RNA sequence: GAGCCGGCCAGGCAGUCGCUGCGUGAGUCAUCGCGUGGAGGAAAGUCCGGGCUUCGCAGGGCAGGGUGCCAGGUAACGCCUGGGGGGCCUUUUCGUGAGGAAGGGUUCACGGCCAGUGCCACAGAAAACAGACCGCCGAUGGCGCGGCUUCGGCAGCGCACAGGCAAGGGUGAAAAGGUGCGGUAAGAGCGCACCGCGCGGCUGGUAACAGACGUGGCAGGGUAAACCCCACUCGGAGCAAGACCAAAUAGGGAUCCAUAGGCGUGGCCCGCGCUGGAUCCGGGUAGGUUGCUUGAGGUGCACGGCGACGUGCAUCCCAGAGGAAUGACUGUUCUCGACAGAACCCGGCUUACAGGCCGGCUC
Numbered sequence: 001g002a003g004c005c006g007g008c009c010a011g012g013c014a015g016u017c018g019c020u021g022c023g024u025g026a027g028u029c030a031u032c033g034c035g036u037g038g039a040g041g042a043a044a045g046u047c048c049g050g051g052c053u054u055c056g057c058a059g060g061g062c063a064g065g066g067u068g069c070c071a072g073g074u075a076a077c078g079c080c081u082g083g084g085g086g087g088c089c090u091u092u093u094c095g096u097g098a099g100g101a102a103g104g105g106u107u108c109a110c111g112g113c114c115a116g117u118g119c120c121a122c123a124g125a126a127a128a129c130a131g132a133c134c135g136c137c138g139a140u141g142g143c144g145c146g147g148c149u150u151c152g153g154c155a156g157c158g159c160a161c162a163g164g165c166a167a168g169g170g171u172g173a174a175a176a177g178g179u180g181c182g183g184u185a186a187g188a189g190c191g192c193a194c195c196g197c198g199c200g201g202c203u204g205g206u207a208a209c210a211g212a213c214g215u216g217g218c219a220g221g222g223u224a225a226a227c228c229c230c231a232c233u234c235g236g237a238g239c240a241a242g243a244c245c246a247a248a249u250a251g252g253g254a255u256c257c258a259u260a261g262g263c264g265u266g267g268c269c270c271g272c273g274c275u276g277g278a279u280c281c282g283g284g285u286a287g288g289u290u291g292c293u294u295g296a297g298g299u300g301c302a303c304g305g306c307g308a309c310g311u312g313c314a315u316c317c318c319a320g321a322g323g324a325a326u327g328a329c330u331g332u333u334c335u336c337g338a339c340a341g342a343a344c345c346c347g348g349c350u351u352a353c354a355g356g357c358c359g360g361c362u363c
Stems, first nucleotide, its partner, number of pairs: 001363009011333007019038008040339001044350002047348005052238004064234005069083005084110001085108010111229002116227002118223003133169002135165003140162002142159004147154002177195006196218001197216004202211003242290004252281006261275005297316008334337001
C1' cells in the first nucleotide's frame, strides 16, 4: 500500500424564534414561566417469525400452504452458530495411467426418481424392461475360386449372405464406469490388478458422516424451483385490532298517569290500533379516553459455552405524536456532511448509503 472479515460514528459548537411528551409553579382555567426528553442503522421493502388483541374453541379428517444434510441456539423462524457432504477453479505432490493426498478460494432449495405417472427441444441409428449409422470381424455356417488327395476328405484364398461386436469415429447437456495388462476372428468385466461404485458387519463420532477390512464384476440415463411420495409444521383477521365513557336529533323497551280530543276500522255504538305526558333502562352516531410504550429492553462486570447464546449481580429509563411534533434562521469552524424520517411492539432477512475511526487476518 492492497484485499477480506468484524465493530463503531453518521458534521461539531453558539445564539434567536418555534413544535411536542412529562414534571413543577402560577392562573382571570384561555394559557404562561421554569426544568427535562424528543427518529434510524437502516425508522425503508412489508419478505419471514413471534408477542398482543379479537372472532372463536382450532381435538380428528379432507383440501391447501410452508420447510427439507446433522447438531445446537432461540419466544419463534425460511434467522443465527458449529459441524458434515457435493460441485467448480487453483497450487503443491504421488502415480505409466484412470486417479489419489494435502492446502487455498468460491458455491450449493443439500429428503426421495428400485411407489406410480409424466417430460427430455435440436441433432442423432438409438433418449431407455437400451440401440447399431460409419466402422471392426466374419472364428462358425453359406457361396465362389483354384490347389492337394489314399477320393472319405484336407488346408488355403476371396465375397460380406447368415451372423458376431460395441473397441474406435460421429450426434448430443446426457448413450450401460475408467486406466493398464492379458485375452479374442474382432471384441467385451470376458479374466486380472488398480481407481470408482454397491452391499455387509467392525471401529470412531450425539448425529450428518468418515476410516480401514471383507465381499459382489457391477446395479443401469437425466429431471421432484414436474405431478407426486415421506417427515415435520401452519386456524382466520389485524392497533382503522380491540376496550371504556358518551351528547344533540331520531328511534326501541318497561312502569305509571291521562284516558279528554284527533285519526284509522265501521252504516252507528262498544271495542281495538295509532297519536300525549312523566320516570327509568339498554343499544349506539359525532366526540373523547385508552390500547401507547418498562421491553424476549440498554449498559457494565462475573461465570458457563469453540460459537450463536445462556445465567447471576449491579445500574439506567432512552420519542410517543396522531393529519401527524422532533424544526427554521443566523454566526462560526472542519476533513464541506450520504441513504433517508417513527405511527402497536419486538427478532431476523433483503435493499439504499458521502465519508471517517478502531481491531483482526492474508499478500
The RNA shown here (Bacterial RNase P class A) has 363 nucleotides and comes from a marine sediment metagenome. The model forms 93% of the base pairs in the Rfam consensus. Its Rfam family is "Bacterial RNase P class A". From the family's description: Ribonuclease P (RNase P) is a ubiquitous endoribonuclease, found in archaea, bacteria and eukarya as well as chloroplasts and mitochondria. Its family is annotated with ribonuclease P activity, tRNA processing and dimeric ribonuclease P complex in the Gene Ontology. The prediction has a mean pLDDT of 78.